Description:
The RNA shown here (Bacterial RNase P class A) has 356 nucleotides and comes from an uncultured Fidelibacterota bacterium. Model confidence (mean pLDDT): 75 of 100. Rfam family: Bacterial RNase P class A. Its family is annotated with ribonuclease P activity, dimeric ribonuclease P complex and tRNA processing in the Gene Ontology. From the family's description: Ribonuclease P (RNase P) is a ubiquitous endoribonuclease, found in archaea, bacteria and eukarya as well as chloroplasts and mitochondria. By type it is a ribozyme. It was read from a public genome assembly, where an Rfam model found it.
RNA sequence: AGAGCCGGUCGGAUAGUUGCUCUUGAUUAGCAGAAUGUAAAAUUGAGAGAGGAAAGUCCGAGCACCACAGGAUAGAAUACCUCCUAACAGGAGGAGUCGUUUAAACGACAUGGAUAGUGCAGCAGAAAAUAUACCGCCUAAUUUAUUAGGUAAGGGUGAAAAAGAGGUGUAAGAGACCCCUCAUUUUUAUUGAAAAGUAAAAUUGUGUAAACCCUAUUCGGUGCAAGAUCAAGUAUACCCCAAAAUGUUAUCCGCAUUGCUUGAGGGGAGGGUUGAUUGCGUGACUUAUCCAGAAAUGGAUAAGCUAGAUGAAUAACUGUCAAUAACAGAACUCGGCUUAUAGACCGGCUCACAAA
Numbered sequence: 001a002g003a004g005c006c007g008g009u010c011g012g013a014u015a016g017u018u019g020c021u022c023u024u025g026a027u028u029a030g031c032a033g034a035a036u037g038u039a040a041a042a043u044u045g046a047g048a049g050a051g052g053a054a055a056g057u058c059c060g061a062g063c064a065c066c067a068c069a070g071g072a073u074a075g076a077a078u079a080c081c082u083c084c085u086a087a088c089a090g091g092a093g094g095a096g097u098c099g100u101u102u103a104a105a106c107g108a109c110a111u112g113g114a115u116a117g118u119g120c121a122g123c124a125g126a127a128a129a130u131a132u133a134c135c136g137c138c139u140a141a142u143u144u145a146u147u148a149g150g151u152a153a154g155g156g157u158g159a160a161a162a163a164g165a166g167g168u169g170u171a172a173g174a175g176a177c178c179c180c181u182c183a184u185u186u187u188u189a190u191u192g193a194a195a196a197g198u199a200a201a202a203u204u205g206u207g208u209a210a211a212c213c214c215u216a217u218u219c220g221g222u223g224c225a226a227g228a229u230c231a232a233g234u235a236u237a238c239c240c241c242a243a244a245a246u247g248u249u250a251u252c253c254g255c256a257u258u259g260c261u262u263g264a265g266g267g268g269a270g271g272g273u274u275g276a277u278u279g280c281g282u283g284a285c286u287u288a289u290c291c292a293g294a295a296a297u298g299g300a301u302a303a304g305c306u307a308g309a310u311g312a313a314u315a316a317c318u319g320u321c322a323a324u325a326a327c328a329g330a331a332c333u334c335g336g337c338u339u340a341u342a343g344a345c346c347g348g349c350u351c352a353c354a355a356a
Stems, first nucleotide, its partner, number of pairs: 002351009012321007020049008030038003051327001055338002058336005063223004070253004075219005080094005095111001096109004112214002117212002119208003134155002136151006163181002166178003182205002185202007227278004236269001238268004244258004285304008
């Protein structure tokens, strides 16, 4: 200097003028009143004001409510090992298989079970798991072109033909037998915390579970439009069904509450309200340093407070610098995943103890 990969940061800055929303101090109408307290609008001082994904609403939780957050079934999710976390289909590290590549770094994985059972493997082919004989090979008979028996080594079809090459053996052959090889399972030894690796022996031999299924583990529901408080306001005078109904996923059981003709409950037709406050940001929070750890992460100390709207706030103008300006605007909060993204910059790994 190059090639191949992995990760991270930024994503306009600054000065002035005017404007918008919120927090907070002061003044002040009003209200109560002994002092004083409260305080709408307004004025004035100080401070803060969208993201790396705010998007998707895909997962998990915090929080709130629901007597049962009880049981069973159904259903859903997860599935190699160890650790992290509030938890997760998340993260870190490792194992295995596969991919790319001359190779490495790297990337992907919905990674338990086919010896519990069922199903499927179309077409082609003789035959697709209780396999099978189209061509061929061998034996016998014989009408000379057929019949009967044997065979699965050779050929053909196919993604795949019952694990594979060599040899023995045979009428011709065949894991029928011998030896070696591949894979599965088990045992022993050994490395490792474990998954698993290496070696030896024995056993077994199609594939498929993102097919049904089996095994193990886990799961109460609804959701900020959840909930809580205040104010205001009328009409339920009516009609139909009705004895059991309701109980925050579905079904059943249990249980609780209420009702049973003075009608719970369901439906129809009508009436009132659609207002205010709160939930609403001090957090599993952010930053820095040190310690532990291989890392994710955890602990200690110190500093900080960083939007809270409710038809929805952060904009306009001017000057200078700079250029890269893309994707794109909070609505209870947080941890993840996925998707979109013009470009600028930074770091690390491998080729590479190589070449010059």